This is a predicted structure of a 1392-nucleotide RNA (small-subunit ribosomal RNA) from an uncultured bacterium.
Model confidence (mean pLDDT): 85 of 100.
It matches the Rfam family "Bacterial small subunit ribosomal RNA".
RNA sequence: AGAGUUUGAUCCUGGCUCAGGAUGAACGCUAGCGGCAGGCUUAAUACAUGCAAGUCGAACGGCAGCGGGUCCAGCAAUGGAUGCCGGCGAGUGGCGCACGGGUGCGUAACACGUAUGCAACCUACCUUUAACCGGGACAUAACCUCGAGAAAUCGUGGCUAAUAUUCCAUAAUAUCUUUGAAUCGCAUGGUUUGAAGAUCAAAAUUCCGAUGGUUUUAGAUGGGCAUGCGCGACAUUAGCUAGUUGGUGAGGUAAUGGCUCACCAAGGCUACGAUGUUUAGGGGGUCUGAGAGGAUGAUCCCCCACACUGGUACUGAGACACGGACCAGACUCCUACGGGAGGCAGCAGUAAGGAAUAUUGGGCAAUGGGCGCAAGCCUGACCCAGCCAUGCCGCGUGCAGGAUGACAGCCCUACGGGUUGUAAACUGCUUUUAUACGGGAAAAAACCCUCUGACGUGUCAGAGGCUGAUGGUACCGUAAGAAUAAGCAUCGGCUAACUCCGUGCCAGCAGCCGCGGUAAUACGGAGGAUCCGAGCGUUAUCCGGAAUUAUUGGGUUUAAAGGGUGCGUAGGCGGCCAUUUAAGUCAGCGGUGAAAUUUUGCAGCUUAACUGUAACAGUGCCGUUGAUACUGUUUGGCUAGGAUUUGGUUGUAGUGUGCGGAAUGUGUGGUGUAGCGGUGAAAUGCUUAGAUAUCACACAGAACACCGAUUGCGAAGGCAGCACACUAAGUCAUUAUUGACGCUGAGGCACGAAAGUGUGGGGAUCAAACAGGAUUAGAUACCCUGGUAGUCCACACUGUAAACGAUGAUAACUCGCUGUCGGCGAUACACAGUCGGUGGCCAAGCGAAAGCAUUAAGUUAUCCACCUGGGGAGUACGACCGCAAGGUUGAAACCCAAAGGAAUUGACGGGGGCCUGCACAAGCGGUGGAGCAUGUGGUUUAAUUCGAUGAUACGCGAGAAACCUUACCAGGACUUGACAUGGACAGGAAUGGUCGUGAAAGCGAUCAGCUUUUCGGAGUCUGUUCACAGGUGCUGCAUGGCUGUCGUCAGCUCGUGCUGUGAAGUGUUGGGUUAAGUCCCGCAACGAGCGCAACCCCCGCUGUCUGUUGCUACCAAGUGAAGUUGGGCACUCAGACGGGACCGCCGGUGACAAACCGGAGGAAGGUGGGGAGGACGUCAAAUCAUCAUGCCCCUUAUGACCUGGGCUACACACGUGCUACAAUGGAUGGUACAACGAGGAGCGAACUCGCAAGGGCAAGCGAAUCUCUUAAAGCCAUUCUCAGUUCGGAUUGUUCUCUGCAACUCGAGAGCAUGAAGCCGGAAUCGCUAGUAAUCGCGGAUCAGCACGCCGCGGUGAAUACGUUCCCGGGUCUUGUACUCACCGCCCGUCA
Repeated sequence: AGAGUUUGAUCCUGGCUCAGGAUGAACGCUAGCGGCAGGCUUAAUACAUGCAAGUCGAACGGCAGCGGGUCCAGCAAUGGAUGCCGGCGAGUGGCGCACGGGUGCGUAACACGUAUGCAACCUACCUUUAACCGGGACAUAACCUCGAGAAAUCGUGGCUAAUAUUCCAUAAUAUCUUUGAAUCGCAUGGUUUGAAGAUCAAAAUUCCGAUGGUUUUAGAUGGGCAUGCGCGACAUUAGCUAGUUGGUGAGGUAAUGGCUCACCAAGGCUACGAUGUUUAGGGGGUCUGAGAGGAUGAUCCCCCACACUGGUACUGAGACACGGACCAGACUCCUACGGGAGGCAGCAGUAAGGAAUAUUGGGCAAUGGGCGCAAGCCUGACCCAGCCAUGCCGCGUGCAGGAUGACAGCCCUACGGGUUGUAAACUGCUUUUAUACGGGAAAAAACCCUCUGACGUGUCAGAGGCUGAUGGUACCGUAAGAAUAAGCAUCGGCUAACUCCGUGCCAGCAGCCGCGGUAAUACGGAGGAUCCGAGCGUUAUCCGGAAUUAUUGGGUUUAAAGGGUGCGUAGGCGGCCAUUUAAGUCAGCGGUGAAAUUUUGCAGCUUAACUGUAACAGUGCCGUUGAUACUGUUUGGCUAGGAUUUGGUUGUAGUGUGCGGAAUGUGUGGUGUAGCGGUGAAAUGCUUAGAUAUCACACAGAACACCGAUUGCGAAGGCAGCACACUAAGUCAUUAUUGACGCUGAGGCACGAAAGUGUGGGGAUCAAACAGGAUUAGAUACCCUGGUAGUCCACACUGUAAACGAUGAUAACUCGCUGUCGGCGAUACACAGUCGGUGGCCAAGCGAAAGCAUUAAGUUAUCCACCUGGGGAGUACGACCGCAAGGUUGAAACCCAAAGGAAUUGACGGGGGCCUGCACAAGCGGUGGAGCAUGUGGUUUAAUUCGAUGAUACGCGAGAAACCUUACCAGGACUUGACAUGGACAGGAAUGGUCGUGAAAGCGAUCAGCUUUUCGGAGUCUGUUCACAGGUGCUGCAUGGCUGUCGUCAGCUCGUGCUGUGAAGUGUUGGGUUAAGUCCCGCAACGAGCGCAACCCCCGCUGUCUGUUGCUACCAAGUGAAGUUGGGCACUCAGACGGGACCGCCGGUGACAAACCGGAGGAAGGUGGGGAGGACGUCAAAUCAUCAUGCCCCUUAUGACCUGGGCUACACACGUGCUACAAUGGAUGGUACAACGAGGAGCGAACUCGCAAGGGCAAGCGAAUCUCUUAAAGCCAUUCUCAGUUCGGAUUGUUCUCUGCAACUCGAGAGCAUGAAGCCGGAAUCGCUAGUAAUCGCGGAUCAGCACGCCGCGGUGAAUACGUUCCCGGGUCUUGUACUCACCGCCCGUCA
């Protein structure tokens, strides 16, 4: 000294929380010792029992009890007598009991603190001064007697003493009265000194020293009274007071005083908070804090108050008295019922209450107190001990060596390591503490006694003696032995300390934020670690951090906060010069500020805590002396502030009166005819009884178009046709006057939009309420038709608004630029002129930023108002105001950890701008209807294995489910296993065959049967056994990899620099352009990366080279025909390397750029066409069933094998396709032209058989050679003639073919027969922009067989695009936002 927490992130405001210290504490776990402290905070509740105040015989009468003596009786024991002695119960008397000890009820007060005063007072015992102590008297208790009563206690009669009581004498420097003098003081008055008069004393004891008594002086000590200042909360308590305030007189008191009383006067207190209510003992101090402060008032000290509750006095020096009295009350106890007794807030102790607080202990040895001459007695004050970790302090639980870094534990794992950990074991050493034994204090010196000395007979000094509860304690010594001694909390961040297991939003944790939903460093356990340590945590409370009440030291445009505005009272503050004073202020000195505490030094307990001692401090109060700048006070002056005056001038300033035209409505009359009106569209409404429209006239009320404007005026609210009257104000210029007369302003007073209220008018328009019509799911709304209060006037109330510039008033100062209104200066249209307003932009500065910026939110001064987290709530209660509506003032309980401001990045908007895409539009063809195929959902099933599910699942994984595949189901069988590696043991080649059973798998039986060798063994196999195998079991939300989508969209970022407090921005925005963040230009940016493009492949033109299996122009051979053959390599073609296209050229447009438009040439023209190629990222997107993989799970089964079944089910729903519905067609015959590809368990020619699928035989070909391989649409003919057909082909029957162990469930194909639905398809919806759509066939993968699917190939070959308003997707700039999980958001109300 700070930290956490509002947000996606940021800055700020702001609350909440934490880290520190403390405690009379309590609770949980734990506990070895000692020292020093502390210990009912609650019930001032009630108390059993014991003790806490007595003492004096040297005041007295006496003598019950005890001890002794004497006398008498008695042998003695014993009995009796005697106050004779020591002493002494009860009693008289003296002193004490008013101290000490306890508690904090009451008290907001002169109670306390501090400082003064008493000229208005008292003070026993003590010290001191002066003087005195003579004589007498009457009683009474005790005691005796009698009596009453249960008792407590009381009464009658009798005897007696005193230092008890009382009378007389004497007496002052005492007191009082009268009267002088001197002197002093702030007033009353005081002090000193005279004179006269009056009044009042005493007690004895005695050892004869003295003690005691009375009066008096002074002091000391202790008290009493008065005053200044200080010392809680609430104004939702604003008025209080009759002994009240004062006076005179009297009484009373120690003393002043309404303290009390009589009379008189009418005062006194209060916004500087009276009165009331409520809380509380005050202080020194204590805790905290840097301090200022805040909180507190236990222990110790001072003061006060109280003593069961309330009241009263008595005694006394002192009390209105804790362990005294009386009265009343409540409670408890005793009782013979008549009456009595009691007061722990003394020490122990008990009950109760409570989270909670100790022994019915020892001793007067010390200190202190009372009495006493003293010895001594008393003392729960005190000194000690006991209990309690309640706190503070100290000590210990061992120290050193010791690595194989032991075993076990825990963790990781590539099986090697890490950690516990020098820790342990083991070796050596020490002995504090505890234990045992032994020794053993200081605290003690007095009083007193004895002796000695001095003074002189008693005091003082010295020496010796006596006295210890604590305590056989502290302390010291000896002995043995590591021996007797460690826990608590925490470990996600704040905050030091991390892993495993268990659990699975459960159990639980949590001070705040927050953890826990299967990999939890946050729960529980363990290992380890960290902090502290005889303690550690938790809870409670206080201060701190919190500048979060801000004096030091905060704020108010938007975060909480400027009063709606003015006038003005109190108050606060106040111009220049001189003067006075010294109140504030400053300085010196004096007094006080108790001690303890705190701080510092020193000292004593072994140290420390603790204690002692000394010093400082105590920031305060009082007095005194001085200073005089500033503030105040006094006096005098000044004119710069303010005000008044003179002359201009300005305006929608106010009040009243009058006038005006337009518009609207209504009425009357005319013209005129079918609608008008209204809306997004309508309807209600008005209208043939004549509307709307139009013309004329009349009336009514309200408001004043244009001018008109960041215009003007006003304190604000507010003010607008014109004119007049009255009133107010500003401003400018220039004379004059006054002379600080000023500023602000709590309360107060006045004004104060709209709506609303009252009374009376007025009522055209508009229009809450209300009615109707629409809209809508509804529509108590928005829209429409009507319409009443009201809107207008007068008077009166209300008193509030986003009454806003969300910005109080006044004054001064601080760069500029540019408009405008009013005035002045000036010849001027020029002007850096000037004063006062009103706007815009900007500098410094300020601000969290946005912004403000001479009209401040800048820099200062003065005054007022207001704020202190959000909600509850501007609510409740109270008070005041109001006719009411309501207004003003204005809480709390409870809930939350936020609420909020400004700005940033995104996302979003039924916001805006620009751009783009088969996105729409323009077209062509489909889907959705039919039948079939295929996939999915659903249903069914023993199973219908699993996954994929908007776009981005659904002819998808699957590019081939009859068995297999296969993961599913039923049944049968296996258990080191169908598959891998290794170890151990036993045995044997491997293997081949036969038989039984069985659906097979399997089980069982049986025959044959090793290799090599250095003779140890090795190889290989089988069996048993151990490690292990195996899992298409779970988790795609633990993962890798691969993939889809946005999207082939043009974007996504970085470095450095710059801007911003920062998040961030800039760059990447802007002007153009592009398919493109493509390029150009500009620019606080300059560069760069991933994307775009290009580089790669195919197609299109061409050159060179090569020339078989390709080709065949030329030469030749040859055939029915044919590159069939020999030459040939020109052409086609094949395939390798090149060329070619770049806005390169020309014209135009454009910023002279990029680029665009047009043209030429060219096979191709502006990216030539197609492909591959997918940025940063998004969707916890898909996949654990391709594969890999963490964790979890199964292990005679969730593994593996076999047979059969299923994945092919079928009321239904959806997706994707095929075939069609026909004549641009079907059928029959003839005829033409491809390309890509594939082929050895293969393609299979030709020939031949079959109507055909196909069969037979078989050449060639691992293929530019042979085969698949006849391409089809097309073209040429013929036929059909609009029909459910010569369309369409489903379905079914039957006969066959092929593949295959096997076509029943469940393959494909052929022939014949059968001939279903369907005649172009609802809402809706899909694809496509050119060699594309559409249409036609061909090939391939998979594959024994099976293709309408998929992947390729070529043939034929269109239509349309004006354009970007709209739908969808995307990009970019900008804007709003309370969204950021980001509009599928957030959020409000009702109900549960």